[in-house]
Model confidence (mean pLDDT): 80 of 100. This is a predicted structure of a 73-nucleotide RNA (transfer RNA) from an uncultured Bacilli bacterium.

RNA sequence: GCCGAAAUAGCUCCAAUGGCAGAGCGAUUCACUCGUAAUGAAUAGGUUGUCAGUUCGACUCUGACUUUCGGCA
Numbered sequence: 001g002c003c004g005a006a007a008u009a010g011c012u013c014c015a016a017u018g019g020c021a022g023a024g025c026g027a028u029u030c031a032c033u034c035g036u037a038a039u040g041a042a043u044a045g046g047u048u049g050u051c052a053g054u055u056c057g058a059c060u061c062u063g064a065c066u067u068u069c070g071g072c073a
Stems, first nucleotide, its partner, number of pairs: 001072007010025004019056001027043005049065005
């Protein structure tokens, strides 16, 4: 330099053909227990990497950029 993939909660990752953003772990609170652990329940936590475009409507489609990873040279 060329080609491809990825970016979503504190971490690891889902998200259907474009129609209310979720799970597990972690955090907090409550229940249970003599107490702790375990278990159960609830709550909080997200400008979906950035900027534009298409659309009534975009995590999702298109373009550019940034970062990371892989391949070729």

Its Rfam family is "tRNA". It is annotated as a transfer RNA.
The sequence was found in a public genome assembly.